Predicted 3D model of a 100-nucleotide RNA (Bacterial small signal recognition particle RNA) from a Fidelibacterota bacterium.
Its Rfam family is "Bacterial small signal recognition particle RNA". Its family is annotated with SRP-dependent cotranslational protein targeting to membrane, signal sequence recognition and signal recognition particle, plasma membrane targeting in the Gene Ontology. By type it is a non-coding RNA gene.
Its mean pLDDT, the model's own confidence on a scale to 100, is 79.

[in-house]
RNA sequence: GGCUGAGCCCUCUGCGGCGCACGCCGGUGAACCCCGUCAGGCCCGGAAGGGAGCAGCGGUAAGCUGGCCUCUGCGGGUGUUAGAGGACCACUUAGCCUGA
Numbered sequence: 001g002g003c004u005g006a007g008c009c010c011u012c013u014g015c016g017g018c019g020c021a022c023g024c025c026g027g028u029g030a031a032c033c034c035c036g037u038c039a040g041g042c043c044c045g046g047a048a049g050g051g052a053g054c055a056g057c058g059g060u061a062a063g064c065u066g067g068c069c070u071c072u073g074c075g076g077g078u079g080u081u082a083g084a085g086g087a088c089c090a091c092u093u094a095g096c097c098u099g100a
Stems, first nucleotide, its partner, number of pairs: 001097007009086006015079002018075004023068006034059004042051003
């Protein structure tokens, strides 16, 4: 220097890992416009009783928050991950040949 292969480049398909979402558990969470129970007071009644119902208490919804990660979904300048196809000016690398 030449030839061949591979990497670097692009596309597609998988695998793992990370993050998010879904889900589950816990906490918090409604002056009233959620539920239940309704003290007091109020109303009806001659009375017995009944009624509506605020506060309080209990529960719950949306939401917020902590955790669990099993399934599932999504995402990436994730990974000296795998495969296939493509593109190869240059660069890197392996082998072969050849010259000085």